[in-house]
Model confidence (mean pLDDT): 84 of 100. Small-subunit ribosomal RNA from Pleomorphochaeta caudata, 1539 nucleotides, folded computationally.

């Protein structure tokens, strides 16, 4: 010492800056569900809006004249009439109606707070002392009699009282003048001691009384005093400078006037002042404080309930009265509203208390008493009190209580999850036992009351009898709340739970509904068919007679940063200097004591806060003490630091003398080299220009080249991260004039400094304006090209301009994107200008400059003695993005413009650095039939086939850039089949299960039908333990089926990038982190293939090899296969016997490993070239496809999840379509011919198939094909003829003896059926086509072209699709170019990632500004008119009781009305300012779904961007001139680093 938590949301993703948003606490609070009781508190925050009713300020008869009505007495003419008693109401008088209550409209003030003054003042009613209370006069209301009016209320006559009112008298320390002293002080003074002159009274009331008095209430004067007030007056006290100047009673003085009192508070005069950047005037806002909320606190917010203060009372303005108003329920006057009238005229003021009406989200009862506390009056009793005490009404707020308790597992039922086993709601219910706050009903009845009257009683002062005075003690009436509080009885779980949430922040989750719809959101964000985010329901959390929402303030937000923040690049350094004001300042001594520390006094009100104890059963609530209150006076010390005063010193600053370097300035001359231009010479066809071109110039003589003249602008080479200057900026030489700077030394001033708001000057390019120049260059314009277009670029002209000279303009990315100055805080290299030491190499000191680095600092990047490090001063500037530097206002400018600078609305983000990708028309390096080089084709013709389209009842679905189209489909006439038509069936065509039945199905025959189907005859079950199983049929119930959607819910399969060389991990380091590093980097390789280095070492999935099949062998084995050898046999053959040599065919080995050898490599790895080999550097080719990408394809192979259909979206038939056909595209086939086509011979494969099968042999048929038949389940037998090839012959370049399409007739085979819609054979017919535009594929070798030949599907069908062998090239100089893709690097505003992002202009629609001609309010101002009330005067018109003088008339003195000057409120009229509304129209701004035009930006973004400027042009923008780098790439040069 008690006190400080933070998330979420910019990104792929990270770190940061910023901004929005939430979690907290309060609320006079309002809405929505919901609602047991009680205690303490609050309650019209909105229009100071208008009010109907009732009350809220009256009281004294003991101040005064009287007194209706009653009651009783007497009298009586019965009509009264006296006289007591009781007295209302009224009227004169006195207090008091200035308090209490209420509002917050004005008001930025001495209005409030706080602390002075007051020597410049007043206080009625209290207290306290002194003294008095004498003796008189006139009158007047009530009252009585009239008159006027509707009222209101006015008036005339008569009489009458008083604490009313008027003289008279006495008095002092009041006052007021005049003087003499004394003390004191902050100027006038104050305070006190004398000494002359002017004023008052109630003789009143009541009570005793011995009648003399005496008490007591009051009254007069005076002195104190407490109270309350006036006034002044240090200090605080919001926001706007787009308010900068304000002021004529203003500022002062000097009389005088006026208040209780200073004072320009007023008046005359007289002088000019006064206040203002430390914010005057203006103009907005708004009662102020003690408090209250919020904060860790410092501070933010705010002044509701309670306390103080100020100010208003319907608006405005005036005064009387009084002690005190300029007075809420008092007057007067004007306005506006409203009510009443006899129309003449009067009356009103709830911002008192309830209460109404209107207003709004919203705020109470026309309640009860003066019991208590306070208040006025009164001697008292009282009397009056909507102040206040209570009670109602409302969860508006705080507090407190309860809705049970305990025990209770078949974990009941029910509900919700769950394939199911179970699990949950849940000990929770029920049910047992207990209890009774609440809750009904009955009982009770504290305390809030203290006393007063009045009686008693003990004392006291008093000369003191009484009535009194005073200070005590008992006694002693009074209770709205109150059907009241505690408290006892009985009675019974009995009256008594809800709101909100449940994606993340945030504590709690799952289903079923909806399908970007309803709908939710506080921020991010859910919802487009599996939503934990809408709704509903189970559940669960959370808080609780309450719970959400909202709306408001603090916080968090260090997001305005005192405490606590920043300004290279995120929003911030003024373009730059000089310097007034203001901050802020070296060393020593000494004195003041304002700042600053320190003790004591005063104050800081109460309540609230606090911290201790208490009373209400607890708490809220409330009551005592205690400390706080960090502020302010006033005193008393201290002297170290500021401060100031003196004085002194050199180290900061400066001056002189004695050197230096320079493109600092200004002016004046001179010189060459280019350019153009003109004159003349030689000369002859072009010249220019450009990616190409063209416009232009040229035979009228350019161009080129040589002479000669002019003109004007600009200074090559030196030249350099050199030099100068404060910045802009400064570059030929010479001269004059001038400014700063630096380095060493000596002297001399003696803090003379530093900063610097306003102010003043300087200030590139462009622009202006008047005067001049005017070569070259050039915005604008003109052409001409380029372009879908080209107001561009690129070309050919060309003018303002750029150039002097004066004057303006004031800005630029005016940048090192760093404000000046000082001090400290490791080094290293260099460039420049000095100095010093020495010969010199060097070394060492000072200024300025550039580059790398240490600490240290930064979000990083980076900066690092030249700081962006560590501190001092001082100034400038910043506070999310857009609206915007923009509107308006005010200033400067001739103008262009410049400076100063908003809001509305809008979004949730904009940004800064770095980091991984990805892409660039960005660069290095390297592959790929990628391009060249070559063959051969596509595309044109005919057909085939697949597709798109368009047709159809149906032409069934799907694949659609690479990577879809002879694809699923490896066979659509029926079936398939999934379309279409019709006809039918419904537990079904098909599976499993149960229960019930039956013996059967099931096959033949025949009828009906288009078939499915249906009828009818016949024949017809097995085991068995005798229970019953099994099959199969029927019926019933579950349930079957679906080629129905969704491939974007998904499995598993496939394409493709790519057979590309990559894709990662573990520790380790590095980085604040994404991440890096390993995997970069030097070779080299098809290859992260391998070597080497290296903060990395290691490893994994790829590569490669390990597998097949092929190239060459060895061994073993030898039939169907082969025959040398031997032997038979044939016209002839391995035909036989036989062999195991050969091929050959199965196994199984070897063989190629850069293994050797030579170069080259860095002595590595590799690569080049050789020997050997049947093969040479992965020998050929298969299979095998890394992390992924691309919501790739597939729900129609198959499997599956949700959904859809169930006499049908299922299933059976019969027929029809997938075969359609104006046309577009893909792929193919045959062809266009002589390297050929036809016809006769004639040779040579592999690899594969075959019993529902291949089919020899024969034989018929011109074939296709048919008859008939052997062989073989196949190294035997068939299919099988290979073809191109060779050899001969025949065609002779023609639409032909190329070509074979279409069509006609004849035919064959398969098959239930070849019409739609089959292949195939003969005869005939004989189409297009003569090598193919733009464009395009495909291949590098046994490859490409070519030529056949096999099997899969398959009853029939093959140009296709897989497979097989014949025959068999050409070409690669190379990577500059297109595509693709590897790997490093740059740069990005991309990251759905370049098919990205992303500007500006029309056009629409909404929205909120700005301007508008005008039209309507609203404040204040300033001239004037008018001038009500009314104060102070002025006047003497009228009328006048007291007083004076007079016998009196009568005057005087005053006083009332009257009249009127000055001022004066509204109102009138001009005028100017200020703030709103509303407004044709015109402006930009913003925000919208997929509109239009274009591509300006960001990659070198296709013309690098940008900044300031000036001119064009739909538009973005384009050019000119100048500046920045916040430009990519390449190439020199210079410096710097490291080895």
């Nucleotide at each position: 010492a008690c006190g400080g938590a933070g998330a979420g949301u910019u990104u792929g993703a990270u770190c940061c800056u910023g901004g929005c948003u939430c979690a907290g606490a309060a609320c006079g609070a309002a809405c929505g569900c919901u609602g047991g009781c009680g205690g303490c508190g609050c309650g019209u925050u909105u229009u100071a809006a208008g009010c109907a009713u009732g009350c809220a300020a009256g009281u004294c008869g003991a101040g005064c004249g009287g007194u209706a009505a009653g009651c009783u007495a007497a009298c009586u003419u019965c009509g009264g009439u006296u006289a007591g008693c009781c007295u209302a109401g009224a009227g004169c008088g006195g207090c008091g109606g200035a308090c209490g209550g209420g509002u917050g409209a004005g008001u930025a003030a001495c209005a409030c707070g706080u602390g002075g003054a007051u020597a410049a003042u007043c206080u009625a009613c209290c207290c306290c002392c002194u003294u008095g209370u004498u003796g008189g006069g006139a009158a007047u209301a009530g009252c009585c009699u009239g008159u006027g009016g509707a009222a209101a209320c006015a008036u005339a006559g008569g009489g009458u009282a008083a604490u009313g009112c008027c003289g008279a008298a006495u008095a002092a320390u009041a006052c007021u003048u005049u003087u003499u002293g004394a003390u004191c002080a902050u100027a006038a003074g104050a305070u006190u001691a004398g000494a002359g002159a002017g004023g008052g009274a109630a003789a009143g009331g009541c009570g005793c009384u011995g009648a003399g008095g005496c008490g007591u209430c009051g009254c007069a004067a005076g002195a104190g005093g407490a109270u309350g007030a006036g006034u002044c007056u240090g200090c605080g006290u919001c926001c706007c400078a787009u308010u900068a100047g304000c002021u004529a009673g203003a500022u002062g003085g000097u009389a005088g006037g006026g208040u209780a009192a200073a004072g320009g508070c007023c008046u005359a005069c007289c002088a000019u002042g006064g206040c203002a950047a430390u914010g005057a005037u203006g103009g907005g806002u708004a009662g102020c404080c003690g408090g209250c909320c919020u904060g860790a606190g410092a501070g933010g917010g705010u002044g509701a309930u309670c306390g103080g203060c100020c100010a208003c009372a319907u608006u405005g303005g005036a005064a009387c009265u009084g002690a005190g108003a300029c007075a809420c329920g008092g007057u007067c006057c004007a306005g506006a509203c409203u009510c009443c009238u006899a129309c003449g005229g009067g009356g009103g003021g709830c911002a008192g208390c309830a209460g109404c009406u209107a207003a709004g989200a919203a705020u109470c009862u026309u309640c009860c008493g003066c019991a208590a506390u306070g208040g006025a009056c009164g001697a008292a009793a009282g009397u009056c009190u909507g102040a206040c005490g209570g009670a109602g009404c409302g969860a508006c707020g705080c507090c407190g209580c309860g809705u049970g308790a305990a025990c209770g597992a078949u974990g009941a039922a029910g509900g919700c999850c769950g394939u199911g086993a179970g699990g949950u709601u849940g000990u929770a219910a029920a049910g047992u036992u207990c209890u009774u706050u609440u809750c009904g009903a009955g009982a009770g009845g504290a305390g809030g009351a203290a006393u007063a009257a009045u009686g008693u009683u003990u004392g006291c002062a008093g000369g003191g009898a009484a009535u009194g005075g005073u200070a005590g003690g008992c006694a002693g009436a009074u209770g709205a709340c109150g059907u009241g509080a505690a408290u006892c009885u009985c009675g019974g779980a009995a009256u008594a739970a809800g709101c909100c949430c449940c994606g993340g922040c945030u504590a709690a989750c799952u289903a079923c509904g909806u399908g970007c719809c309803a709908g939710c959101a506080g921020c991010c964000g859910c919802g487009g068919u599996a939503a934990c985010a809408c709704g509903u329901a189970g559940g669960g959390g959370g808080c609780a007679a309450g719970c959400g929402u909202u709306g408001u303030u603090c916080g968090g937000a260090a997001u305005u940063a005192u405490u606590g923040g920043g300004c290279g690049u995120a929003a911030a350094g003024g373009g730059c200097g000089u310097g007034c004001a203001g901050g802020c300042g070296g060393u020593g001594u000494u004195g003041c004591a304002a700042g600053u520390c320190u003790g004591g006094c005063g104050u800081g009100a109460a309540a609230g806060a606090u911290c201790u104890c208490g009373g209400c059963u607890u708490a809220a609530c409330c009551g005592a003490g205690g400390g706080a209150a960090c502020g302010c006076g006033c005193u008393g010390g201290a002297a170290a630091c500021u401060g100031u005063a003196a004085u002194a010193c050199u180290a900061g600053a400066g001056u002189a003398c004695a050197g230096g370097a320079g493109g600092g300035g200004a002016c004046a001359u001179u010189g060459g080299a280019a350019u153009u231009c003109c004159a003349g010479g030689u000369g002859u066809a072009g010249g220019g220009g450009u990616g190409a071109a063209a416009u232009c110039u040229g035979u009228a003589g350019a161009u080129a080249u040589c002479u000669g003249g002019a003109a004007g602008a600009a200074c090559a080479c030196c030249g350099g991260u050199g030099g100068c200057g404060a910045a802009g900026g400064c570059g030929a030489a010479u001269g004059u004039c001038u400014g700063g700077c630096c380095a060493u030394g000596u002297a001399c001033u003696g803090a003379c400094g530093c900063u610097g708001a306003g102010a003043c000057g300087c200030g590139a390019a462009g622009g202006u304006g008047c005067g001049g120049g005017g070569a070259g260059c050039a915005a604008a314009c003109a052409g001409g090209u380029u372009u879908a277009g080209a107001u561009a670029c690129c070309c050919u002209g060309g003018u303002a301009g750029u150039c002097c000279g004066c004057a303006c303009a004031g800005u630029a990315a005016a940048c090192g994107a760093u404000g000046u100055a000082c001090a400290c805080u490791a080094g290293g290299u260099g460039g420049u200008g000095g100095g010093u030491a020495a010969u010199a190499a060097u070394a060492u000191u000072c200024g300025c400059u550039a580059c790398c680095g240490a600490a240290g600092c930064u979000a990083a990047c980076g900066c690092a003695u030249u700081a962006a490090g560590u501190g001092u001063a001082c100034c400038g500037c910043c506070u999310g993005g857009g609206g915007a530097g923009u509107a308006u206002g005010c200033u400067c400018g001739c103008a262009a413009g410049g400076g100063u600078g908003a809001a509305a609305c809008u979004c949730a983000a904009a940004g800064g650095a770095a980091u991984u990708g990805a892409c660039g028309g960005g660069g290095g390096c390297c592959c790929g039939c990628a391009c060249a080089a070559g063959c051969g084709g596509u595309g044109g013709a005919g057909c085939a086939u697949g597709u798109g389209g368009u047709u159809u009842a149906a032409u069934u679905c799907g694949a659609u850039g690479a990577u879809a189209c002879g694809c699923g489909a490896g066979a659509a006439a029926c079936c398939u089949u999934a379309c279409c038509a019709g006809g039918g069936c419904u537990u079904g065509a098909c599976a499993u299960a149960u229960a019930u039945u039956g013996g059967a199905c099931g096959a033949a025959a025949c009828u009906a039908g288009a078939g499915a189907u249906a009828g009818u005859u016949u024949u017809u079950c097995c085991c068995u333990u005798c229970g019953g199983g099994g099959u199969c049929g029927a019926u019933a119930u579950a349930c079957a089926g679906g080629u129905g959607c969704u491939g974007c819910a998904u499995g598993g399969c496939u394409g493709u990038c790519g057979u590309c060389a990559g894709c990662u991990c573990g520790u380790g380091c590095u980085g604040u982190g994404a991440a890096g590093u390993g995997u970069u980097g030097g070779g080299u390789u098809a290859a992260g293939u391998c070597c080497c280095g290296c903060a990395a070492c290691g490893a994994g999935c790829g590569c490669a090899a390990c597998c097949c099949c092929u190239a060459c062998u060895g061994c073993c084995u030898g039939u169907u296969a082969c025959c040398a050898u031997c032997a038979c046999g044939u016209u002839a053959u391995g035909g036989u016997g036989g062999g195991g040599a050969c091929u050959c065919a199965g196994g199984u080995g070897g063989g190629a490993c850069u293994g050797c050898c030579g170069g080259u490599g860095a002595c590595a790895a590799a690569c080049c070239g050789g020997a050997g080999g049947a093969a040479g550097g992965u020998g050929g080719g298969g299979a095998c496809g890394a992390c992924g990408u691309c919501a790739a394809g597939u729900c129609a192979u198959c499997a599956u999840g949700g959904c859809c259909c169930u006499u049908a979206u299922g299933u059976c038939c019969u027929g029809g379509g997938c075969u359609a056909c104006a046309c577009a595209c893909g792929u193919g086939c045959u062809a266009c011919a002589a390297u050929g086509g036809c016809c006769g011979g004639u040779a040579c494969a592999a690899a594969g198939c075959g019993c529902a099968g291949c089919u020899a042999a024969g034989u018929c048929g011109c074939g296709a094909g048919g008859c008939u038949a052997a062989g073989c389940g196949a190294a035997u037998c068939g299919c099988a003829a290979a073809a191109a090839g060779c050899c001969g012959g025949u065609c002779u370049c023609a639409g032909u003896a190329c070509g074979g399409a279409u069509u006609g007739g004849a035919g064959u085979c398969u098959g239930c059926a070849a019409c739609u819609c089959g292949a195939c054979u003969c005869c005939a017919u004989g189409a297009a086509g003569u090598u193919g535009g733009a464009a395009u594929c495909g291949c590098u070798a046994g490859u490409a072209a070519u030529c056949g030949c096999a099997u899969a599907u398959c009853a029939g069908c093959a140009u296709g699709a897989u497979g097989c062998g014949g025959u068999g090239a050409a070409u690669a100089c190379g990577u500059u170019c297109c595509c693709g893709g590897g790997c490093c690097u740059u740069g990005u505003a991309c990251a759905c990632a370049c098919c990205g992002c992303c500007c500006g202009u029309c056009a629409c629609a909404c929205c909120a500004u700005c301007c508008g001609a005008g039209u309507u309010g609203g404040g204040g101002g300033u001239a004037c008119c008018c001038g009500a009330a009314g104060u102070c005067g002025c006047u003497a018109g009228u009328c006048u009781a007291a007083c004076c003088a007079g016998u009196a008339a009568u005057g005087g003195g005053g006083g009332a009305c009257g009249g009127u000057u000055c001022c004066g409120a509204a109102g009138g009229u001009a005028u100017g300012c200020u703030u709103g509304g509303c407004g044709a129209g015109g402006a930009g701004g913003g925000u919208g779904a997929a509109g239009u035009c274009g591509u300006a930006a960001c990659a070198a973004g296709g013309u690098a961007g940008c900044c300031g400027u000036a001119c064009c042009g739909g538009a973005a923008g384009g050019u000119g001139u100048g500046g920045c780098u916040g430009g990519a790439u390449c190439a020199c040069c210079u410096c710097c680093u490291u080895u």
Background: Its Rfam family is "Bacterial small subunit ribosomal RNA". Taxonomically the source falls in Pleomorphochaeta (Bacteria, Pseudomonadati, Spirochaetota, Spirochaetia).